Predicted 3D model of a 393-nucleotide RNA (Bacterial RNase P class A) from an Alphaproteobacteria bacterium. Model confidence (mean pLDDT): 75 of 100. Its Rfam family is "Bacterial RNase P class A". It is annotated as a ribozyme. It was read from a public genome assembly, where an Rfam model found it.

RNA sequence: UCAGAUGGCCGGACGGCCGCGGCGGGACGGCUCCGGCUCUCUCGUCGAGGAAAGUCCGGGCUCCACGGAAGCACGGUGCCGGUUAACGGCCGGCGGGGGCGACCCCAGGGAAAGUGCCACAGAGAGCAGACCGCCGAACGGACCUCGGUCCGUGGCAAGGGUGAAAGGGUGCGGCAAGAGCGCACCGCGGGACCGGCAACGGGACCGGCAUGGCAAACCCCACCGGGAGCAAGACCAAAUAGGGAUGGCAAGGGCCGGGUGACCGGUCCAGGCGCGUUUCCGCGUUGCUGUCCGGGUCGGUCGCGCGAGGCGUCCGGUAACGGGCGUCCCAGAGGAAUGGCCGUCGCCCGCGUCAGCGGGGCACAGAACCCGGCUUACAGGCCAUCUGACGCC
Numbered sequence: 001u002c003a004g005a006u007g008g009c010c011g012g013a014c015g016g017c018c019g020c021g022g023c024g025g026g027a028c029g030g031c032u033c034c035g036g037c038u039c040u041c042u043c044g045u046c047g048a049g050g051a052a053a054g055u056c057c058g059g060g061c062u063c064c065a066c067g068g069a070a071g072c073a074c075g076g077u078g079c080c081g082g083u084u085a086a087c088g089g090c091c092g093g094c095g096g097g098g099g100c101g102a103c104c105c106c107a108g109g110g111a112a113a114g115u116g117c118c119a120c121a122g123a124g125a126g127c128a129g130a131c132c133g134c135c136g137a138a139c140g141g142a143c144c145u146c147g148g149u150c151c152g153u154g155g156c157a158a159g160g161g162u163g164a165a166a167g168g169g170u171g172c173g174g175c176a177a178g179a180g181c182g183c184a185c186c187g188c189g190g191g192a193c194c195g196g197c198a199a200c201g202g203g204a205c206c207g208g209c210a211u212g213g214c215a216a217a218c219c220c221c222a223c224c225g226g227g228a229g230c231a232a233g234a235c236c237a238a239a240u241a242g243g244g245a246u247g248g249c250a251a252g253g254g255c256c257g258g259g260u261g262a263c264c265g266g267u268c269c270a271g272g273c274g275c276g277u278u279u280c281c282g283c284g285u286u287g288c289u290g291u292c293c294g295g296g297u298c299g300g301u302c303g304c305g306c307g308a309g310g311c312g313u314c315c316g317g318u319a320a321c322g323g324g325c326g327u328c329c330c331a332g333a334g335g336a337a338u339g340g341c342c343g344u345c346g347c348c349c350g351c352g353u354c355a356g357c358g359g360g361g362c363a364c365a366g367a368a369c370c371c372g373g374c375u376u377a378c379a380g381g382c383c384a385u386c387u388g389a390c391g392c393c
Base pairs, nucleotide, nucleotide: 001389002388003387004386005385006384007383008382009381010380012345013344014343015342016341017340018339020047021046022045023044024043025042026041027040029038030037031036049364053375054374056373057372058371059370060369061229062228063227064226074225075224076223077222078221079093080092081091082090083089094108095106096105097104098103109220110219114218115217116214117213118212131160132159133156134155135154138153139152140151141150142149143148168186169185170184171183172182173181187209188207189206190205193202194201195200233302234301235300236299243293244292245291246290247289248288249287252269253268254267255266256265257264258263271286272285273284274283275282276281309328310327311326312325313324314323315322316321346362347361348360349359350357351356
């Protein structure tokens, strides 16, 4: 210098003007039960994110259900140790795989409990398998130049071929041909013992080698898990209608019928209320009205911003993380404010040999109960550590 790896950070800056939302103060009005509420204006202060997103995990909080524990069903997680409020997160290790390397990736328990599956191709896919091929030692037959040749009964997993996968690999010996049949090395299985908290690693020695793969198929083992979610939930509470309690007014009289009776039914007169403009009369109805209580709805208040909080520093720890001290207060909400313009600068695009010029643009995206993670989106840029190649000293 170039090409990379890992971790962390920023994600336009400054100034001016105008606008919007929350909170606090003030001014002029309006309402008032005198506590306060409110229109407009004004001053001060605060006002999106690293992902506010997806809603995929875990928790706080709230209500509901539930005597404890165990079990069953269902769902989830799955090497080991640690961390945490908790986690499927994170940290540190182990094992396997990839990369020259820094480093990266892995649902990474059990296939010797059982069941199931292994497409296509292929002779054969699981208590293996003779399609091509190799052999002719043994037995039988034919021919014969008596050496053999051919056929059959058969033997063979070395070679070919199929396949993701065909019951260790290479070599030598051996054999009729072969074959862990024998041997050497490699691989594999078991393994006293040693190291490590553990996963796991090393391993004297033993074994000719055996039960191929799939559990993100059922299943087995271990561990975890009540349900719903801020439209959770709590409080205050209007008009109208309906419920309850208690007052006021009216609930009167006659006749008939039923019933032992309380009473019920019918009818006539009278009364209350409403309507037809009043009286009269007619029609409808059988109550009208006041106060209080309780439930729900509209509406309002809380939940709702001091928190597993941010920053700095010190200590313990390899780290995740934990602890001490100091300091800061940092949006709140409701169908929803967080925006616009100008100037200077920065970055990108375009033009120009340069100085520079002019125009355009500034990623992804925007809180709504909160927090810890994961995942996804993202123009451009910065820092630290490390790796490889080349060059120079």